This is a predicted structure of a 336-nucleotide RNA (Bacterial RNase P class A) from a Burkholderiales bacterium.
[in-house]
RNA sequence: GGAGUCGGCCAGGCAGUCGCUGCUGGCCCCGCAAGGGUGCUGGUAGAGGAAAGUCCGGGCUCCACAGAGCGGGAUGCAGGGUAACCCCCUGGCGCGGUGACGCGACGAACAGGGCCACAGAGACGAGUCGCAGGGCGCGAGUCCUGCGGGUGAAACGGGCAACCUCCAUCCGGAGCAACACCAAAUAGGCAAGCGCCUGAGGUCGGCUCGGCCGAGCUUGCGGGUAGGUGGCUAGAGCCCCGGGGAGACCCGGGGUCGAGAGGAAUGGCUGUCGUGGCCGCACCCCUUUCGGGGGGCUGUGGCCAACAGAACCCGGCUUAUCGGCCGGCUCCCGAU
Numbered sequence: 001g002g003a004g005u006c007g008g009c010c011a012g013g014c015a016g017u018c019g020c021u022g023c024u025g026g027c028c029c030c031g032c033a034a035g036g037g038u039g040c041u042g043g044u045a046g047a048g049g050a051a052a053g054u055c056c057g058g059g060c061u062c063c064a065c066a067g068a069g070c071g072g073g074a075u076g077c078a079g080g081g082u083a084a085c086c087c088c089c090u091g092g093c094g095c096g097g098u099g100a101c102g103c104g105a106c107g108a109a110c111a112g113g114g115c116c117a118c119a120g121a122g123a124c125g126a127g128u129c130g131c132a133g134g135g136c137g138c139g140a141g142u143c144c145u146g147c148g149g150g151u152g153a154a155a156c157g158g159g160c161a162a163c164c165u166c167c168a169u170c171c172g173g174a175g176c177a178a179c180a181c182c183a184a185a186u187a188g189g190c191a192a193g194c195g196c197c198u199g200a201g202g203u204c205g206g207c208u209c210g211g212c213c214g215a216g217c218u219u220g221c222g223g224g225u226a227g228g229u230g231g232c233u234a235g236a237g238c239c240c241c242g243g244g245g246a247g248a249c250c251c252g253g254g255g256u257c258g259a260g261a262g263g264a265a266u267g268g269c270u271g272u273c274g275u276g277g278c279c280g281c282a283c284c285c286c287u288u289u290c291g292g293g294g295g296g297c298u299g300u301g302g303c304c305a306a307c308a309g310a311a312c313c314c315g316g317c318u319u320a321u322c323g324g325c326c327g328g329c330u331c332c333c334g335a336u
Base pairs, nucleotide, nucleotide: 001332002331003330004329005328006327007326008325009324010323012273013272014271015270016269017268018267020046021045022044023043024042025041026040027039028037029036030035048307052318053317055316056315057314058313059312060175061174062173063172072171073170074169075168076167077091078090079089080088081087092106093104094103095102096101107166108165112164113163114160115159116158129148130147131146132145133144134143135142136141179230180229181228182227189221190220191219192218193217194216201213202212203211204210237256238255239254240253241252242251243250244249275305276304277303278302279301280300281299282298283296284295285294286293287292
C1' cells in the first nucleotide's frame, strides 16, 4: 500500500421565517365556584437504529383455574447469563475458509413402526446372479454349508428422527380495539303519579279564547351506546465512576428525566457552511497515427442525497439502509 474479518459509533451542522402536538406563564372570554375555552401572546420539549416484520420471550390487564393424568405445541452438544426466550456468552464436535473468522434443530437408530432415488438378483424383509462340496430325489429340482463376480453412497456391516416415535425440559386463553371510571339523545326495561270522551298531552310562532289531533304523559332508578377521562409513559430506563468475571453479565456509588398524539403532531421554505456522487467548463499531467484518448488529494457552475416514521412498555431475532468515523485482528505485496 492492497484485500479481508470482527466490534463500536454517527445518520449533515448553524441561522432566519411560517406552521403543528404536549406542557407551562400572562391577557381576554364563559362560569357563583371548582374549572373550562378551534381565542391572543411568550417560554419550553418533540421519532429510529431499525420506530418496520409482528417471528420469539416477558411485564401489565381481564377471563379461567383443587390436584393429577391423557391429548396438543415448543425446544434439544456441555456449562453459564437473564425477568424470560427459539436470545446471548464460553468451551467441545462437525463443515467452509490460506487465515482472522463464519455457519450448524448437534439427544436417542440393540423400544417399536416406516423410508433408503438410479443401478442391482437382493436395500434388511423375503430370498438367490454364478461356482464348489454334501444330503434327498429316476428326473425336473430341492435343502444345507462355504465362496466369488457385478451394481451401488451403502450388500445382514449400515444410514435417515426439520418421518412417526422414545427420552428430557418448558407451556392456561385473549390482548391497550386489554381493562377501569364518568356518561347524553333515541328506543326498550322496572317503579310511582296523573289521564283514557267529566279527556292528560300535542299542534296552530308567545298568552287567552277557539279549531284540529288525541291514548298515553310526567318523574325517578338501573343497564347499555355515542362521546369523554384514566391506563400513558420514571422504566428489567439512560450517563459516569469503582469493583467482580475469560465473557455474556452482575454488584455498589453518584448524576439525570429524553415525545405521548390518537384519524393520529414531530413539518415546509430561504440563506450559509460542509460531505459524497454525477454532468459541464477551465487548468495541469501522460499519450498521439494530430482527429483524439486517458488521468488529477486543483478551481468553478448545475443537479441529486439512504432505509424509513412512534401508537401500552421492555429484552431479542430477522429484514431494509446513501455515505462516513474509530478500534482489534488476519492474509498478500513492497521498502528498511
Description:
The sequence is in RNAcentral, with records from ENA. Rfam family: Bacterial RNase P class A. Rfam classes the family as a ribozyme.